A computed fold for a 347-nucleotide part of an RNA from uncultured Marinomonas sp., annotated as small-subunit ribosomal RNA, central domain. RNAcentral holds the full RNA, with entries from Greengenes. The coordinates come from a structure-prediction model, not an experiment, and the mean pLDDT is 89.

Context: one part of a larger RNA
C1' cells in the first nucleotide's frame, strides 16, 4: 500500500449551506503531462540469485551470466485521463402559466373549558380513594343563573393525511416570506455531484435580564400505604411551563438505514398535478406517501423502484469487554456542562 465493514452484532456526523480537495455529460480539433511501443545512456565493485571452478567437504575464495524493481534522454502512437480552443443539449438552472399545503415570521380577532372575583337563588355537605385521611364548608362551600378578570391551549374536521433539510409545524382572517410539484414553450450552455476545515439552524430541560402566571407541576409540606416508603395513591404547592431579547448545542435528534445519480417483475391503497375516454368501480402519466410481494440481497430477522437489489461519485464512522465517552490538555460556555479524547490496570 492492498484486502473487511457500518438497519438490529462495533460503526451514518441531529440537519442544511458551502471553501479547499475529490470526481464529473455529448461531439470535433490541437497539444502530448499521465499512458503505450521502440532505441540510446546510466544503474561502480562487492552482496543476493543461477551455472562452473579452487582449498579433502563446508564456511570462504575465484570466473561467467542474470538481475540491479530505477532514473535520464531520443524517436514514435493518440484509445483513455489531463490541458487548450471550438460546438451541442440530454445534466443543472432561469423565464411563463397553474396548483396543494399545521412550511416560516408579524400584528390583530374568536369561541368552548379550567381557575379566581363580585352578586342572586339555596342548604349541609363537598372533594378524594381500593378503602380512607389530610383539605374545603354554617364566617354559607359544593350545586345553579347571569356578570366581570386573566392566562394558556386550540375539541370536532383529523386521515400509516399534508408541509418542512432536520428539529418540528394544527382555531380564524390579514400582511410579509421560503420551498416543492405540474404543464407547455423559450432561454443559458456542464454552470453539475459530494464536501475535510468553516458556517448557520437545531426538541425538551437548563441559564441571564425583564415581563407574565389560569391550568399543570420537579423541589417541598401534609395525608395514606408499608416492616420501612426519602416512592407508587391523595390534598396542597414553588421553580418551570407562557412572552421578549440573549445563551446552552444536547436526545432512543430513529427509518437506530449519509448525500447524489442510473438501472432492475408485478399487485393493492392514499395525497397533489396533467392527459385520454364507451364519464366509468375506466385508463395513461408525473411527484410524494403507505401495505403486500418476484428476482436479488441478508447470519437470521427482514429489505424488496421510498432497497438493506445491481453499479458509480464523494464524505463521515468502526476495529474485543471493562476502565471511559472518563482523566489530562486544548477550544467553547455566565454556569450547568459540551466538544475533541487517551493510558495504566483488568477479563
Nucleotide at each position: 500500500c492492498u484486502g473487511g465493514g457500518c438497519g438490529u452484532a462495533a460503526a451514518g456526523c441531529g440537519c442544511g449551506c458551502g471553501u479547499a480537495g475529490g470526481c464529473g455529460g455529448a461531439c470535433c480539433a490541437g497539444a502530448a503531462a499521465g499512458u503505450u511501443g521502440g532505441g540510446g545512456g546510466u544503474g561502480a565493485a562487492a552482496u543476493c540469485c543461477c551455472g562452473g571452478g579452487g582449498c579433502u567437504c563446508a564456511a570462504c575464495c575465484c570466473c561467467g551470466g542474470a538481475a540491479c524493481g530505477g532514473c535520464c534522454u531520443c524517436c514514435a502512437a493518440a484509445a483513455c485521463u489531463c490541458c487548450u480552443g471550438g460546438u451541442c443539449u440530454u445534466g443543472a438552472g432561469u423565464a411563463c402559466g397553474g396548483c396543494a399545503g399545521a412550511g416560516g415570521g408579524g400584528g390583530a380577532u374568536g369561541g368552548a373549558a379550567u381557575u379566581c372575583c363580585g352578586c342572586g337563588u339555596g342548604u349541609a355537605g363537598c372533594a378524594g380513594u381500593g378503602a380512607a385521611a389530610u383539605g374545603c364548608g354554617u364566617a354559607g362551600a359544593u350545586a345553579u343563573a347571569g356578570g366581570a378578570a386573566g392566562g394558556a391551549a386550540c375539541a370536532u374536521c383529523a386521515g400509516u393525511g399534508g408541509c418542512g433539510a432536520a428539529g418540528g409545524c394544527g382555531a380564524c382572517a390579514c400582511c410579509c416570506u421560503g420551498g416543492a410539484c405540474c404543464g407547455a414553450u423559450a432561454c443559458u450552455g456542464a454552470c453539475a455531484c459530494u464536501g475535510a476545515g468553516g458556517u448557520g439552524c437545531g426538541a425538551a430541560a437548563g441559564c441571564g435580564u425583564g415581563g407574565g402566571g389560569a391550568g399543570c407541576a420537579a423541589a417541598c409540606a401534609g395525608g395514606a400505604u408499608u416492616a420501612g416508603a426519602u416512592a407508587c395513591c391523595c390534598u396542597g404547592g414553588u421553580a418551570g411551563u407562557c412572552c421578549a431579547c440573549g445563551c446552552c448545542g444536547u436526545a432512543a435528534a430513529c427509518g437506530a438505514u449519509g448525500u447524489c445519480u442510473a438501472c432492475u417483475a408485478g399487485c393493492c391503497g392514499u395525497u397533489g398535478g396533467g392527459g385520454a375516454u364507451u364519464u366509468u368501480a375506466u385508463u395513461c402519466u408525473u411527484a410524494g406517501u403507505g401495505g403486500c410481494g418476484c428476482a436479488g440481497c441478508u447470519a437470521a430477522c427482514g429489505c424488496g423502484a421510498u432497497a438493506a437489489g445491481u453499479a458509480g461519485a464523494c464524505c463521515g464512522c468502526c476495529u474485543g469487554g471493562g476502565g471511559a465517552g472518563u482523566a489530562c490538555g486544548g477550544c467553547c460556555g455566565c454556569a450547568a456542562g459540551g466538544u475533541u479524547a487517551a493510558a495504566a490496570c483488568u477479563c